[in-house]
Parts: sequence; structure tokens; C1' cells
RNA sequence: GGCCGUAUGGCCUAAUGGCUAGGGCAUUCGCUUCCGGUGCGAAGGAUUGCAGGUUCGAAUCCUGCUACGGUCG
Repeated sequence: GGCCGUAUGGCCUAAUGGCUAGGGCAUUCGCUUCCGGUGCGAAGGAUUGCAGGUUCGAAUCCUGCUACGGUCG
């Protein structure tokens, strides 16, 4: 340098072009407990890697770029 793959809350992960981007762990608060843990309930947290394009509508399709991984030379 060519080609392929991946990128979504702090971490992991889901989502057929169409409901307010869903769930688990973690965090915070409440209940429970003598305290902690367990258990139960609730809450906050995502411009879906970046910039454009297509579309009535994009995490999803297209182009370029970035990072990481693989492969060829």
C1' cells in the first nucleotide's frame, strides 16, 4: 500500500429503513436488615466513531476519513 471485518450509555449486548434506540451488569435513591450482603421497586446515563450524501424518514443504505483487528504483498 490492496482487500475484509469491527466501532451503539462506565462495561457487555440487541434493534426488518418507521413506537421516545431495548435489555443485562454497574451507579444513585427508596423498601427490606441491628449493620452489610441478598431480594424487591424506581431513577439518571447514548447526538449509535467523525464528516457528507440518498430518503417523507437512517444505528441500518451510499461515499470519504479515523481507530482497532485480520489477511495479502